[in-house]
């Protein structure tokens, strides 16, 4: 240093005003972006997780849960630099499950002290 097994832990973020009986949900201005990839650094390229929906199989207090499968799953362009960038610099843009809410929600409250893609390190083998 590799691969290979096992453990432990880690593993998602953003609001202020105004208007009104009432809105953190409208209007206004503003804030946020999980994980691997990538000749170069990604919320918008490629994949993947998670909600959501079938089908299979075990458990089941029959309510529902575990795992394996498949399927839906949003969004960016211009111009520079450069060997090389839809990732950088500059500009202008655009997305964002589901229930709930005296008013319509990426930022509240809920499932969630959940789940997980995966990462740090350790410990055992093997070259």
């Nucleotide at each position: 240093c590799a691969c290979g097994u096992g453990c432990u832990c880690c593993g998602g973020g953003g609001u202020c005003g105004g208007u009104g009986a009432a809105a953190a949900u409208c209007c206004g201005a503003a804030c946020c972006g999980g994980u691997g990839g990538u000749a170069a650094u990604a919320g918008u390229c490629c994949a993947c997780g998670a909600c959501c929906c079938g089908c299979c199989u075990g458990c089941u207090u029959c309510g529902g849960u575990a795992g394996g499968u498949g399927g839906u799953u949003g969004a960016u362009u211009c111009g520079g630099u450069g060997u090389a960038a839809u990732u950088c610099c500059g500009a202008a843009a655009c997305c964002g499950a589901c229930g709930g809410u005296c008013a319509u929600a990426g930022u509240c409250c809920g499932g969630a002290u959940g789940g997980g893609a995966g990462g740090c390190g350790c410990g055992c083998g093997u070259g």
The RNA shown here (FMN riboswitch aptamer (RFN element)) has 127 nucleotides and comes from Gulosibacter chungangensis.
Lineage of the source: Bacteria > Bacillati > Actinomycetes > Microbacteriaceae > Gulosibacter.
It matches the Rfam family "FMN riboswitch aptamer (RFN element)". From the family's description: The RFN element is a highly conserved domain that is found frequently in the 5'-untranslated regions of prokaryotic mRNAs that encode for flavin mononucleotide (FMN) biosynthesis and transport proteins.